[in-house]
Notes: A computed fold for a 71-nucleotide RNA from a Patescibacteria group bacterium, annotated as transfer RNA. Lineage of the source: Bacteria > Bacteria candidate phyla. Its mean pLDDT, the model's own confidence on a scale to 100, is 81. Rfam family: tRNA. It is annotated as a transfer RNA.
RNA sequence: GGGGGAGUGGUCUAAUGGUAGGACAGCAGACUGUAAAUCUGUGCAUUGGGGUUCGAAUCCCUACUCCCCCU
Numbered sequence: 001g002g003g004g005g006a007g008u009g010g011u012c013u014a015a016u017g018g019u020a021g022g023a024c025a026g027c028a029g030a031c032u033g034u035a036a037a038u039c040u041g042u043g044c045a046u047u048g049g050g051g052u053u054c055g056a057a058u059c060c061c062u063a064c065u066c067c068c069c070c071u
Base pairs, nucleotide, nucleotide: 001070002069003068004067005066006065007064010024011023012022013021018054026042027041028040029039030038047063048062049061050060051059
């Protein structure tokens, strides 16, 4: 330099263009002599910018970061 893949809460992982969901973790409460376990509730996310569309995590362009291959 060329080609390919990936980027979603604190972590992991879903989502045919149509309400961003689940698990774990966190916090609060219940329970308990205390704690653990269990139960209930609760906050937090689509890498940035632009475009297409009634509607974008998803499609297109561009930038950034990471991984792989070729040179």